[in-house]
The prediction has a mean pLDDT of 75. Glycine riboswitch aptamer from Maricaulis parjimensis, 91 nucleotides, folded computationally.
RNA sequence: ACACUCCCCGCGGGAGAGACCGGCAAACAAUGCCGGCGCCGAAGGCGCAACCGCCCCGGAAACGCUCAGGCCAAAGGACCGCGGGAGAGAC
Numbered sequence: 001a002c003a004c005u006c007c008c009c010g011c012g013g014g015a016g017a018g019a020c021c022g023g024c025a026a027a028c029a030a031u032g033c034c035g036g037c038g039c040c041g042a043a044g045g046c047g048c049a050a051c052c053g054c055c056c057c058g059g060a061a062a063c064g065c066u067c068a069g070g071c072c073a074a075a076g077g078a079c080c081g082c083g084g085g086a087g088a089g090a091c
Base pairs, nucleotide, nucleotide: 004089005088006087007085008084009083010082011081012080013079018037020036021035022034023033024032025031038071039070040069044067045065046064047063051059052058053057
C1' cells in the first nucleotide's frame, strides 16, 4: 500500500399482518380525536442464551417478548448485492 472487517453515503432488491368496527370533524381516502377488538415482526428496545472470543470476563442471534413501531398504497424496513468515501482495527 492492496485486499479483509467495522462506519458513512448513493443505487437496486426487500417480507409479514384489519383499505377492521362504531362515533365526531371532513365530499371519499388519508388525517385528527374518542372507544373497541383482532393481528405482524425485519427500524429500535428488552429477555433467554444457541454460538463466538483475547475464555477473568466480555461479545452475542434471523430465537423469544411486543414497550415502541407496523397491518391498501406511500414512507419506513433487518438483511443481500454493487459503487464511492474517510477513519480505526487487523494482517